A computed fold for a 350-nucleotide part of an RNA from Nonlabens antarcticus, annotated as small-subunit ribosomal RNA, central domain. The coordinates come from a structure-prediction model, not an experiment, and the mean pLDDT is 88. Lineage of the source: Bacteria > Pseudomonadati > Bacteroidota > Flavobacteriia > Nonlabens.

[in-house]
Context: one part of a larger RNA
This record gives sequence, C1' cells and structure tokens, in this order.
RNA sequence: UUGGGUUUAAAGGGUCCGUAGGCGGGCUGAUAAGUCAGUGGUGAAAUGCAGGGGCUCAACUCCGGCACUGCCAUUGAUACUGUUAGUCUUGAAUUAUUGUGAAGUGGCUAGAAUAUGUAGUGUAGCGGUGAAAUGCUUAGAUAUUACAUAGAAUACCGAUUGCGAAGGCAGGUCACUAACAAUACAUUGACGCUGAGGGACGAAAGCGUGGGUAGCGAACAGGAUUAGAUACCCUGGUAGUCCACGCCGUAAACGAUGGUUACUAGCUGUCCGGUACGAUUGAGUACUGGGUGGCCAAGCGAAAGUGAUAAGUAACCCACCUGGGGAGUACGUUCGCAAGAAUGAAACUC
Repeated sequence: UUGGGUUUAAAGGGUCCGUAGGCGGGCUGAUAAGUCAGUGGUGAAAUGCAGGGGCUCAACUCCGGCACUGCCAUUGAUACUGUUAGUCUUGAAUUAUUGUGAAGUGGCUAGAAUAUGUAGUGUAGCGGUGAAAUGCUUAGAUAUUACAUAGAAUACCGAUUGCGAAGGCAGGUCACUAACAAUACAUUGACGCUGAGGGACGAAAGCGUGGGUAGCGAACAGGAUUAGAUACCCUGGUAGUCCACGCCGUAAACGAUGGUUACUAGCUGUCCGGUACGAUUGAGUACUGGGUGGCCAAGCGAAAGUGAUAAGUAACCCACCUGGGGAGUACGUUCGCAAGAAUGAAACUC
C1' cells in the first nucleotide's frame, strides 16, 4: 500500500455551518467525452514465453514465431456515466393554518431558607463529635419575637417527562428571537447528501479588567485521630463560586456507537399532533404522523449484547486505527497574557 476494521479489544472528529471536492430522483431528445466493437499505423533491438538449431551438456548463443495487455488515427454502437435541451413531482425548500416545549437573549418581580444588623424577652451555656477539643458566650451568646439589609439558589409540581446541533436548559411574568411537529392544498421544480481546508458555538477549572461576596469553600491556620496523618472528622477561612466585558478551547465533551437515505416480524408504556367512532360531563376504541422508553423474532456479534432510535441488509461522503512501552513525550511550527492547547516523531526496548 492493499485488505480488514472503529459500543466494550487500536480506532467516530466535542457539536454544527459551510468552500473545494466526491456522490446524487423519474421521463424524452441531442451529442458521443468516458464505455464497447471493427480496421489501419505504431509499440526499435536486446530482454520475456513456447518451438527449433549450434558449442560433448548447461550457462551462453542463433533462427523464425508469439507477446509487448500501451498509444495514435479512423469507422461504427448508444444501455450506463458525462455534457446539453426540455419536461415531471415523489427528494428538498417555500407558504398558510393549528399547536408544542426547563430552546435562547434582555428586563421586571415573588416566597422560603441562610447570614448580618438594630430592638425586645430571657439566662448560662451554645456548638460540634464515634468520643472530644479548637471555636462562640455574663461586654449577655444559644433560643425566641419584630423590623431592616444582602447575596445566591429556585422546595413541592418533577416523571426512563420535555426542549436544544452539541455544551446545556427548571420560581413567576413581559418584550424580542429561533426551532420543531401536524394538516392542507397552493408555490418553486432536484434547488439534494456529505464535507478536506475554513468559520461559529463549546461544561468545569483557569487567566485579564472592573464590580459583588449570603452560603459553600481549593490553599492556609487551629483542634482531633494516628506509630506518623502534609488525609478522612471538627472549628475557622483566602482565591473561587455570582455579574459585565475579553481570553482559554479542553472533559469518561459518552449512547465510550459520525452524517444522510432506503428497506427488513411483532408486543407494550409515554410525550406532542391529526382522522373516524363513541359521548356531549368526562373516559375510551381503532387508524395515522413525529419524538422518547421497555421486551423480543429473524439477522448480526468473540461474547456481553444489539435488534425499525440496529451493532441487521445496502448506497454515498467525511473522520480515524494498524503490537506494548518509549509518548501524546522530544524537536519544529501555529495559537495563547499565562496555564497550556493543536500538530506530532525517532533511537532504544519487550
């Protein structure tokens, strides 16, 4: 390289958009580039192959033949691919109507809890643990009542629930924005799929500037435990956690399962729609579209398992793997304020 693979053995990019490229629906005509057939030319010699000849054989060598699977020209064929002209509606999109949801952004706002402050009542403990101690407290704590202030998070509802490309999203309400589904005919008429480079988004932690800081809480301090205890437990507590703007760009970023399309037995929940029946108080039944779960036939699989949300049967496009260690290291380059990220070897060794 080919081949074979990528849930768990090495291997799916964190996610999406999209450039080049690759691939691409039905019908008709044209063309004849790819494709196929015929003919002609060329494809030097040597070499190669089969046959024959010459050195005593062989190596070697000579003879004619074949091959040289190619290229060029020309004449035809037109199923498929391409190109081109037209056309179609089922792919795709648009429109309308009706809905759905913790989808996003920015305001406003609510109650509970916690902490703090002030005032009242009240008196000797409180707190904490396996047991204690550090800690708080007669300068009046803990407890309790009233008022005030602050920040952060939203109990119940709540669920194999829902939404989002992923990360993720949960009190209420308003504004703005996006998405999805169903139904319907209408409109466009293949406008599609994927996507190297590229761009955008991207948990937590971390970084920069300025705010904020109730609770929690790396670091740190103290008390315990212990042989020790740089821990687990306790008392405190700074960064941080929160907000605005700007970086970082990584995660077991997981379904450890790339995207799109088509096909292939069933049973049963649930969410959002539709149609018919039933009933008009509601349930319910059948069918059907889209999601989200459970169980299983066939098939697949090394097995575990998977099984219409495939890991089945196929097609197209992208990414990635190729024994373990060395190593996601070194060097170089790019990016970053830094931390570091991305790309990414070899010697050697088993």